Predicted 3D model of a 120-nucleotide RNA (FMN riboswitch aptamer (RFN element)) from Limosilactobacillus reuteri. Taxonomically the source falls in Limosilactobacillus (Bacteria, Bacillota, Bacilli, Lactobacillaceae). Of the family's consensus pairs, 100% are formed in the model. It matches the Rfam family "FMN riboswitch aptamer (RFN element)". From the family's description: The RFN element is a highly conserved domain that is found frequently in the 5'-untranslated regions of prokaryotic mRNAs that encode for flavin mononucleotide (FMN) biosynthesis and transport proteins.
RNA sequence: GUUUGUCUUCAAGGCGUGGUGAAAUUCCCGACCGGCGGUGACAGCCCGCAACCCAUUGUUAAUGGUUGAUCUGGUGUAAUUCCAGAGCCGACAGUACAGUCUGGUAUAAAGAAGAUUUCU
Repeated sequence: GUUUGUCUUCAAGGCGUGGUGAAAUUCCCGACCGGCGGUGACAGCCCGCAACCCAUUGUUAAUGGUUGAUCUGGUGUAAUUCCAGAGCCGACAGUACAGUCUGGUAUAAAGAAGAUUUCU
C1' cells in the first nucleotide's frame, strides 16, 4: 500500500389537558419525524440498497418479484441536495379508518467503525 478470511461493536425518529363522538394518540384541527450508499455541493420526495410484503424451492435459508412522494425563485464553475417560498409521501397485523399507539421486533439488515490474519 492492497487483497482475502475470521471476529467484535454500532446501525430509526416522531402527538396533543384541542374538536366531534358511546368509543379515535386512527376521523377533523393543529403539531412533530426522516435508515444506508452514491451523485461536480450537504437529498424523506434524483439513482440504487435495506427493512416490510408476496411467490418459488432442496423451507428459517436461498432465489425471484413488488415497494411512496417536488416544484418555483436565488447564489454558484457545479446544487430536483444549499438559501427563500409553497407542496407532497410514509409496509404488514390489531383497534373507530394509524408515518407518530400496540405487535412480529430485546429480531434482522443495507451499511459504518475497529481488531486480527493473509498478500505485495